Predicted 3D model of a 72-nucleotide RNA (transfer RNA) from a Candidatus Moraniibacteriota bacterium. The coordinates come from a structure-prediction model, not an experiment, and the mean pLDDT is 81. Its Rfam family is "tRNA". The organism belongs to Candidatus Moraniibacteriota, within Bacteria. The sequence was found in a public genome assembly.

């Protein structure tokens, strides 16, 4: 340098054209002598960044940026 792949909350990860679930962590409450465990209940500006197509983009192109594989 080329050619592949991934980026989605504080982690882990669904979703693949119609404003995005879920577990873990966190915070409140209840149970508990305390803690754990368990039950409620909240939660956040979460689509890597810039454009382009669309009526409408996490998706569907293009260029960039981190990162991982493979070649040289």
């Nucleotide at each position: 340098u080329g050619g592949g792949g991934a980026g989605u909350a504080g982690c882990c990860a669904a979703g693949u054209g119609g404003u995005a679930a879920g577990g873990c962590a966190a915070c409140a409450g209840g149970u508990u002598u305390u803690g754990g465990u368990c039950c409620u209940g909240u939660c956040a500006u979460a689509c890597g960044u810039a454009g382009g197509u669309u009526c409408g983009a996490u998706c569907c192109c293009u260029a960039c940026c981190u990162c991982c594989c493979c070649a040289g």